[in-house]
Molecule: SAM riboswitch aptamer (S box leader)
RNA sequence: UGCUCAUCAAGAGUGACGGAGGGACAGGCCCUAUGAAGUCCGGCAACCAGGCAAUAUGCCAAGGUGCCAAAUCCUGCAGAGCGAUCUGAGAGAUGAGGA
Numbered sequence: 001u002g003c004u005c006a007u008c009a010a011g012a013g014u015g016a017c018g019g020a021g022g023g024a025c026a027g028g029c030c031c032u033a034u035g036a037a038g039u040c041c042g043g044c045a046a047c048c049a050g051g052c053a054a055u056a057u058g059c060c061a062a063g064g065u066g067c068c069a070a071a072u073c074c075u076g077c078a079g080a081g082c083g084a085u086c087u088g089a090g091a092g093a094u095g096a097g098g099a
Base pairs, nucleotide, nucleotide: 001099003097004096005095006094007093008092013041015040016039017038021031022030023029025076026075027074028073042068043067044066047064048063050060051059052058053057072091077088078087079086080085
């Protein structure tokens, strides 16, 4: 890098440093000097590993990841509907596996 499978409406700081940007892409709409990104600490979760309960399954959370505004912030293609909207796909993200 591309492939397969699973998940994506829950959850997570009144901290320190830092200084202007951030929310994948596009269009919106937002967040941000009452302080963005990033780093550290802290936390959440439980995909993998591990431990415990004999299994199913559940619990734990000290390891590997991940995550900590808004549903994956919304829409982006198709179908249903006059419409609000709903359903599915695509795209994206994360994990595990395999090439």